[in-house]
RNA sequence: ACGUGCUCCGGGGUCGGUGUGAAUCCGAACCGGCGGUGACAGUCCGCGAACCGAGUCAUGGCGCAGCCACGACGAAGUUGAUCCGGUGAAAUUCCGGAACCGACGGUGAUGCGAGAGCAAUCUCGCUAGUCCGGAUGGGAGGCAGCACGG
Repeated sequence: ACGUGCUCCGGGGUCGGUGUGAAUCCGAACCGGCGGUGACAGUCCGCGAACCGAGUCAUGGCGCAGCCACGACGAAGUUGAUCCGGUGAAAUUCCGGAACCGACGGUGAUGCGAGAGCAAUCUCGCUAGUCCGGAUGGGAGGCAGCACGG
């Protein structure tokens, strides 16, 4: 030099409308992790997180060539969205314009769908990027410092 660990490491709901009741409906609005990329990215390439989980290891149990329980590690897989014009050597990254997307669980209909009923109405289901929760978590990873290894 480099490696490991510690410290560090994501944002956004405010106003109006309807209504008995809404931070979930309607209209405006607000937000955007990390690395890469000839020039700066929520929408290009990849990573992380989330979901899922072959297998491996440890412990315990059993009827012990194996099976079960629990814990740790964890391959593979799943995983949303952008175009046009301009400038330029170069831009889906800048400028202008117009769009689009947002995991999982929970929560409500005043909205939507289905069924029943003559009707009033009833029953079931669906519906949140910003609310609540896992999360005072995890983490890609960047600068510096410290410690250990070297």